[in-house]
Context: one part of a larger RNA
RNA sequence: CUGGGCGUAAAGGGCUCGUAGGCGGUUUGUCGCGUCGGUCGUGGAAAUGUCCGGCUUAACUGGGCACGUGCGGCCGAUACGGGCAGACUCGAGGGCGGUAGGGGCAAGCGGAAUUCCUGGUGUAGCGGUGAAAUGCGCAGAUAUCAGGAGGAACACCGAUGGCGAAGGCAGCUUGCUGGGCCGUUCCUGACGCUGAGGAGCGAAAGCAUGGGUAGCGAACAGGAUUAGAUACCCUGGUAGUCCAUGCUGUAAACGUUGGGCGCUAGGUGUGGGGACCAUUCUUGGUGUCCGUGCCGUAGCUAACGCAUUAAGCGCCCCGCCUGGGGAGUACGGCCGCAAGGCUAAAACUC
Numbered sequence: 001c002u003g004g005g006c007g008u009a010a011a012g013g014g015c016u017c018g019u020a021g022g023c024g025g026u027u028u029g030u031c032g033c034g035u036c037g038g039u040c041g042u043g044g045a046a047a048u049g050u051c052c053g054g055c056u057u058a059a060c061u062g063g064g065c066a067c068g069u070g071c072g073g074c075c076g077a078u079a080c081g082g083g084c085a086g087a088c089u090c091g092a093g094g095g096c097g098g099u100a101g102g103g104g105c106a107a108g109c110g111g112a113a114u115u116c117c118u119g120g121u122g123u124a125g126c127g128g129u130g131a132a133a134u135g136c137g138c139a140g141a142u143a144u145c146a147g148g149a150g151g152a153a154c155a156c157c158g159a160u161g162g163c164g165a166a167g168g169c170a171g172c173u174u175g176c177u178g179g180g181c182c183g184u185u186c187c188u189g190a191c192g193c194u195g196a197g198g199a200g201c202g203a204a205a206g207c208a209u210g211g212g213u214a215g216c217g218a219a220c221a222g223g224a225u226u227a228g229a230u231a232c233c234c235u236g237g238u239a240g241u242c243c244a245u246g247c248u249g250u251a252a253a254c255g256u257u258g259g260g261c262g263c264u265a266g267g268u269g270u271g272g273g274g275a276c277c278a279u280u281c282u283u284g285g286u287g288u289c290c291g292u293g294c295c296g297u298a299g300c301u302a303a304c305g306c307a308u309u310a311a312g313c314g315c316c317c318c319g320c321c322u323g324g325g326g327a328g329u330a331c332g333g334c335c336g337c338a339a340g341g342c343u344a345a346a347a348c349u350c
Stems, first nucleotide, its partner, number of pairs: 003322004007304002012318001014201004021194003025088007033081002035077008048066007091191001092188003095184005103177007110154001115149007125136002162169002206247006215241002220236004258317006266295008275286004299306002323350003332343004
């Protein structure tokens, strides 16, 4: 080097962009680099194999041939791969016309509710639990009405639904902005796929500086429970949760299923867009492209299950696995303010 694998057994990188590289549509010509054929040279001596010979045989030993899968020269072939030149349109991209959406960013606005403050009514309880107590309340609470303040989150619609590469995204309006899908087949003419390194994005918690703080609430305090109760339950409550800027870079970052292309029965929902037919004029039917679910055939699978959104049949590229523990640890390196992250062993042991 070679094998078998990666939904649940060990194993898909959190996601995207993209460098090198690998791989790459149809067709014509040309070169002859790969590739293939022939021939010549070379490929130390041996060993090994084979044939013949020498010691009476054998071991041992001498000679010839094979082998030495290679390299080089020359002659030839040109299907396939490749180089060069030209052409094409179905891959890819663009134009034009439509279209759905919690995709992103910023600014502004709104109502419900909780809490607090002020005032009115009103009086002895409230609250909380399995039951209680801590707690709050005659300095007037709870309840109720009116007014005000402030922060955070947006009931119903709401979905088995939509959008986004992933993380994720939901009150309303406006502005800026990314992507998708459908139709047309007008333009470019292989411009493509993947992607080691690299770069960017990346929930929550956490960190730094400044602000903000209604509710909730690690830590903490108290009350209960209990043999104990550093818990579960209750009353409070700081960080945090929120905003701005910067850092961190992790996750059951999960569909535990990498990306791309092609092919392989159907049935039934649902979201978006064309077309055709019918139509009581807003519905129905047929077929089509894209998305998202369920069921199911062949096939696959250890089984469970998957099944045109494949875990089926193939090709291309990347990542990863190789018994359990030790250990995602030590050491070293790189990154980070820190917490820690990334890379990543061994002894020993079963």
RNAcentral holds the full RNA, with entries from ENA. Small-subunit ribosomal RNA, central domain from Actinopolyspora sabaoui, 350 nucleotides, folded computationally. Model confidence (mean pLDDT): 88 of 100. Taxonomically the source falls in Actinopolyspora (Bacteria, Actinomycetota, Actinomycetes, Actinopolysporales).